[in-house]
Predicted 3D model of a 147-nucleotide RNA (glmS glucosamine-6-phosphate activated ribozyme aptamer) from uncultured Candidatus Actinomarina sp. It was read from a public genome assembly, where an Rfam model found it. Its Rfam family is "glmS glucosamine-6-phosphate activated ribozyme aptamer". The family's RNA type in Rfam is riboswitch. The organism belongs to Candidatus Actinomarina, within Bacteria.
RNA sequence: AACGAGCAAUUAGCGCCAGGCCUUUAAAAAGGUGACGAGGUAGUAUGUUAUCGAAAAAUUCGGCGGAUGCAUACUCGGCUCUGCAGUCGUAAUGAAUUGUUUAAAAACAUAGAGAAAUCUGUGAACAGAGACAAUUUAUAGCAGUCU
Numbered sequence: 001a002a003c004g005a006g007c008a009a010u011u012a013g014c015g016c017c018a019g020g021c022c023u024u025u026a027a028a029a030a031g032g033u034g035a036c037g038a039g040g041u042a043g044u045a046u047g048u049u050a051u052c053g054a055a056a057a058a059u060u061c062g063g064c065g066g067a068u069g070c071a072u073a074c075u076c077g078g079c080u081c082u083g084c085a086g087u088c089g090u091a092a093u094g095a096a097u098u099g100u101u102u103a104a105a106a107a108c109a110u111a112g113a114g115a116a117a118u119c120u121g122u123g124a125a126c127a128g129a130g131a132c133a134a135u136u137u138a139u140a141g142c143a144g145u146c147u
Stems, first nucleotide, its partner, number of pairs: 014065004019061001020033005036053003042075007076089005081144004093138009108123006
């Protein structure tokens, strides 16, 4: 260095539980639940109840912590010939329209675990936002360089 095997991790709509609720139990006590997926990270600081829909309408209640969101400032970077400036974030301009984005998951059905609450696997159905592609449209101002 290569190959093979094993173990661990595979990270953020995520983790946790002092309340509540639920199960077992005469009680003590023990256990369970506590957001369903999609999308999302240049860096630092500060602030902030941090995007989107699904389901439900009785807890997806309540709380704590974290966080890829947003705003402001600075730094770095892409683009606009260059600087100011503007705009964006490595897929690096905004807006509109159309299309794409493997099948969203839970709910439901089914199988399994458990005494139960409940949990796990499998199967098929149904979103919105965002992103990307194409088309259309917009892309100002001051100064400088070159022709």